[in-house]
This is a predicted structure of a 493-nucleotide part of an RNA (small-subunit ribosomal RNA, 5' domain) from an uncultured prokaryote. Model confidence (mean pLDDT): 87 of 100. It matches the Rfam family "Bacterial small subunit ribosomal RNA".

Context: one part of a larger RNA
């Protein structure tokens, strides 16, 4: 001097464009953040129409209508968070071969016949409730056999590779506004996932030895897949001062700041990657998880109970208590981007756009401009002449950015649909009119007298000032600096 997610203290006029719990991964009240598909599928509320009956209350039927709910697909594995753990192939870099990939594009081939079942619903029934037993009816693109069927699979033969051949087994679903959309199997590919290896990657030797599934090996089981991943048996190995092991500390990276570079410091915002969801294990389901707003199980808190038993997890977005120097609204919209679900209309989306709050930051801009010497007046100093504040200031002439009032009004959006927001701009008025702080003035360090006070009050980054003429303390004039910001603190170069 630079820099900051900073804070305090004084002061504060406007915009734009970023950023805003660094502490308790502490507990959270409430509302919202993941649904959707009637073109899969039964069932069918209320209302509406309309017949017949009626005690005039209404009942029953047909039709219309399409709620809640439930089975069934697809999506809840992405979006969104915060960084606890991880010193590790976790991350970054740069190779590998033993794999998987819903949706989506490509290839070939198919989509035939059947069967039991269950939820919803209806009827007893247990329970405070959460939930649920029992018996009955019923449908599918739910479920399950039959057929067939390959260039899939598995297994023999052959075969230098390619590749040829036998033989066994494996599907499937329909819907509708009839044009399309689905289902099945199979062929590449896209995408993206999972596994492995070289190299890189805090610190402490006042941690020197760790290690039995522990290294290897044959053989099995297991996965999508190599592999002690797992088990049996065998043999006794492997790591390790080029620092193993255990302690400590930490999410990594692209980047950020700093510095002439080298290097140091650092990982807030953005964007990859990991891991992680009240704490610990476990698995289901599914292409995909060992799942943040899914399940079991323990365990701690919180909260309902008829005491028998239940419920619940903001490190999604506002909020709230605590902690704390210190960190925003319990806001609008799906208009735009994008996701998810649907043929679509559309529905959902607290991702996303945006709007509110803060000078937290950077950047622009105002707080006027000229002309104006009688150097008024008042401060203040004075050697009592004067000097200085000081063209400063009133006066004159002007000007109107910014705010203010008033009109007109957008791009963003492809025909249509705009929250922001009557916003941005534009144009018209009015009037110097609403808009300066702060901090320092003994030396580093740019800036000087007075008075007060008297080692007292107090300053202080360092050296040092103050004990009666203190340019260092406190006040006033005055000058110095930087400005909507200015000083102090803390961090880092």
């Nucleotide at each position: 001097g630079g820099a900051c997610g900073a804070a305090c203290g004084c002061u504060g006029g406007c915009g734009g464009c970023a950023g805003g719990c660094c502490u308790a991964a502490c507990a959270c009240a409430u509302g919202c953040a993941a649904g959707u598909c009637g073109a899969g599928c039964g069932a069918g509320a209320a209302g509406c129409u309309u017949g017949c009956c009626u005690u005039c209350g209404g009942g029953c039927g047909a039709g219309u209508g399409g709620g809640c709910a439930g089975c069934g697909g697809c999506g809840g594995a992405c979006g969104g968070g915060g960084g606890a753990g991880u010193a590790a192939c976790g991350c970054g870099u740069g190779g590998g071969g033993a794999c998987g990939u819903a949706c989506c594009c490509u290839u070939u081939g198919g989509u035939g016949g059947g069967g039991g079942a269950u939820a919803a619903c209806g009827g007893u029934u247990g329970g405070a409730a959460a939930c649920g037993a029992c018996c009955g009816c019923u449908a599918a693109u739910a479920c399950c056999g039959c057929a067939u069927a390959a260039u899939c699979c598995u297994g023999g033969a052959u075969u230098u590779a390619g590749g040829u051949u036998c033989a066994g087994g494996c599907a499937a679903a329909g819907a509708u506004u009839u044009a399309u959309c689905g289902c099945c199997a199979u062929u590449g590919g896209a995408u993206u996932g999972g596994c492995c290896c070289g190299c890189g990657u805090u610190a402490g030797a006042u941690u020197a030895g760790c290690u039995a599934g522990u290294u290897g090996g044959u053989g099995a089981g297991g996965u999508a897949a190599a592999g002690g991943c797992u088990c049996a048996c065998c043999a006794a190995g492997g790591c390790u001062u080029c620092g193993a092991u255990c302690u400590a500390u930490a999410g990594c990276u692209g980047g950020u700041c700093u510095g002439a570079g080298a290097g140091g410091a650092u990982g807030a915002u953005c964007a990859g990657c990991c891991a992680c969801a009240c704490u610990g294990g476990g698995a289901c389901u599914g292409a995909g998880a060992c799942a943040c707003g899914g399940c079991c199980c323990a365990g701690a808190c919180u909260c309902c109970u008829a005491c028998g038993g239940g419920a619940g997890g903001c490190a999604g977005c506002a909020g709230u208590g605590g902690g704390g120097a210190a960190u925003a609204u319990u806001g609008g919209a799906c208009a735009a981007u994008g996701g998810g679900g649907g043929c679509a209309a559309c529905c959902c989306u607290g991702a996303u756009c945006c709007a509110g709050c803060c000078a937290u930051g950077c950047c622009g801009c105002g707080u006027g401009a000229g002309u104006g010497a009688a150097g008024a007046a008042g401060g203040c100093c004075u050697u009592a002449g004067g000097g200085u504040u000081g063209u400063a200031a009133a006066a004159c002439u002007c000007u109107u950015u910014c705010a203010c009032c008033g009109g007109u009004g957008a791009a963003g959006a492809u025909a249509a649909u705009g929250a922001c927001g009557g916003u941005a701009a534009c144009c018209g008025g009015a009037g110097a009119a609403g808009a300066a702080g702060c901090c320092c003035c003994g030396g580093c360090u740019a800036a000087c007298u007075c008075c007060g006070u008297g080692c007292c009050a107090g300053c202080a980054g360092c050296c040092g000032c103050g004990g009666u003429a203190a340019u260092a303390c406190g006040g006033a004039g005055g000058g110095g600096g930087c400005u909507a910001g200015c000083g102090u603190u803390g961090u880092u170069c």